[in-house]
Molecule: c-di-GMP-I-GGC riboswitch aptamer
Organism: Bacillota bacterium
RNA sequence: UCCGAAAAGGGCAAACCCGCUGAAAGGCGGGGACGCAAAACUACGGGUCUAAAACCGGGUAACCCCGGUUACGACGGCCGAGUUGCCGGAA
Repeated sequence: UCCGAAAAGGGCAAACCCGCUGAAAGGCGGGGACGCAAAACUACGGGUCUAAAACCGGGUAACCCCGGUUACGACGGCCGAGUUGCCGGAA
C1' cells in the first nucleotide's frame, strides 16, 4: 500500500419495546439483535426526511384554520469525499 476467504480476542447495534427530549424529522439512556471491517469521526458534494418559524395562496367578523414553498433542523446503518483505526492475509 492493497485485500477481507478462513481464524482468534473483542467492538458496534437495525426493527421492536420502555423512559427522557424535540413542533417534527430525529436525538439520548435502558432492554433487544437485523446486520456491520470502519455500522468510528466530519453534513464538504449529491440524496433522503422534517417544516416550528418565515414567505405565498385560499377561507374566517376575529381568534384561527387549510394548502404550497423554503433548512438556518436532521440522517455518517443512502452514495461519494476527507480524517483516524483492531485483527489477519498478500506484496